[in-house]
Context: one part of a larger RNA
RNA sequence: CGUUGGAAAUUUGCGAGGACCUGACCUUAGUACGAGAGGACCGGGUUGGACAAGCCGCUGGUGUAUCUGUUGUGCCGCCAGGUGCAGUGCAGAGUAGCUACGCUUGGAAGAGAUAAGCGCUGAAAGCAUCUAAGUGCGAAACUCGCCUCAAGAUGAGAUUUCCUAUAAGGGACGUCAGAGACUAUGACGUUGAUAGGCUGCAGGUGUAAAGGCAGAGAUGCCAUAGCCGAGCAGUACUAAUUGCCCU
Numbered sequence: 001c002g003u004u005g006g007a008a009a010u011u012u013g014c015g016a017g018g019a020c021c022u023g024a025c026c027u028u029a030g031u032a033c034g035a036g037a038g039g040a041c042c043g044g045g046u047u048g049g050a051c052a053a054g055c056c057g058c059u060g061g062u063g064u065a066u067c068u069g070u071u072g073u074g075c076c077g078c079c080a081g082g083u084g085c086a087g088u089g090c091a092g093a094g095u096a097g098c099u100a101c102g103c104u105u106g107g108a109a110g111a112g113a114u115a116a117g118c119g120c121u122g123a124a125a126g127c128a129u130c131u132a133a134g135u136g137c138g139a140a141a142c143u144c145g146c147c148u149c150a151a152g153a154u155g156a157g158a159u160u161u162c163c164u165a166u167a168a169g170g171g172a173c174g175u176c177a178g179a180g181a182c183u184a185u186g187a188c189g190u191u192g193a194u195a196g197g198c199u200g201c202a203g204g205u206g207u208a209a210a211g212g213c214a215g216a217g218a219u220g221c222c223a224u225a226g227c228c229g230a231g232c233a234g235u236a237c238u239a240a241u242u243g244c245c246c247u
Stems, first nucleotide, its partner, number of pairs: 001152001005163007015149004021049007033038001051106005059100004066093005071086006110144003117137004169246003173189005194239003197235005203228003211222004
C1' cells in the first nucleotide's frame, strides 16, 4: 500500500516446512518345526543407544553482582580499621540468569490408495490360466494422521464486538522486562506496584567493627553475627505530570 467505512479480538486452512531411526532382554515357548542338534513366525511387555525439542525442581558448570581469607605495595597523619593497583592480585564458596554432564517429552497407533508379490472368480482357447471384463490382500516408500507456520490464498475467506466522529482505535512520550542489535513484542503510566528506594522473607557468605572478659602473646569467648541479597512479597517515598499527533 492492498484486501472497498474505520477498528479490536477470535479463527478456517489453500499451501509450506518439520518429524519419520534402531538394538537388547522377558514372555508367548524350549511351543510349532526337526531323528537330533537346534529352534521360530504372529502377538504382549520391559529397558537402552543415537537424534530432536523444551526446561532448571534434582546433580553439576559458570556466575569480573556478592561474602570471606590472604600476599606485595601506595594512600586515608599514626594504631586500629579501610581503600586503590597487581590478569577479578591470588585463593575458598556462591543466589538469579544462562546452561549439560541433569530432567521431561517425542518417533507411534490407525486409515486410504498402491509396488513387487500372493490370490478369488474367469473367458479368449469346452481344459488350464491372478486378467482380458470383474474382485481381494499386500511395504519404513505415497496421501492423511502428529508438530509448527499460514488469507499478499490479489481466489486477499469466516465469526463476534466497538465506532459514526474532538469517535472507536492507534501513535508519540515516560517507567520498564518473561522481550531485545535497532526496531519489534509484552507489562505499566496516579482509577498506579512499571522500575528505583524502603521493609520483610527465601537464599549466599561464615561469626563484622567497637567494647568487655580470659590469656605473656598469637588467639579465643560474649555473638547463628555483620555484609550482601539479579529471586519472592508488601509499601506510593521517587519517577511514570499536564498535554501532543493520526484517524
The part of an RNA shown here (large-subunit ribosomal RNA, domain VI) has 247 nucleotides and comes from a metagenome. Its Rfam family is "Bacterial large subunit ribosomal RNA".